[in-house]
RNA sequence: GCGCACGUAGCUCAGUGGAUAGAGCGCUGCCCUCCGAAGGCAGAGGUCGCAGGUUCGAAUCCCGCCGUGCGCGCCA
Numbered sequence: 001g002c003g004c005a006c007g008u009a010g011c012u013c014a015g016u017g018g019a020u021a022g023a024g025c026g027c028u029g030c031c032c033u034c035c036g037a038a039g040g041c042a043g044a045g046g047u048c049g050c051a052g053g054u055u056c057g058a059a060u061c062c063c064g065c066c067g068u069g070c071g072c073g074c075c076a
Stems, first nucleotide, its partner, number of pairs: 001072007010025004018056001027043005049065002052062002
């Protein structure tokens, strides 16, 4: 440099055109307990990588860019 895949909550991931984007774990508060763990209840936490386009409507489709991973190539 080329090709492919991926980028969504702190972490691991789901959501593949339809309204206010979710789960598990983690975090915070409360209940419970002598205290803690476990358990129960509630809550906080998101520019859906960035920008543009298509569409009545985009996390989702298209183009460009950035980043990560893998493969190939170049450099000897």
Source information: A computed fold for a 76-nucleotide RNA from a Thermoleophilaceae bacterium, annotated as transfer RNA. Its mean pLDDT, the model's own confidence on a scale to 100, is 81. It matches the Rfam family "tRNA". The family's RNA type in Rfam is transfer RNA.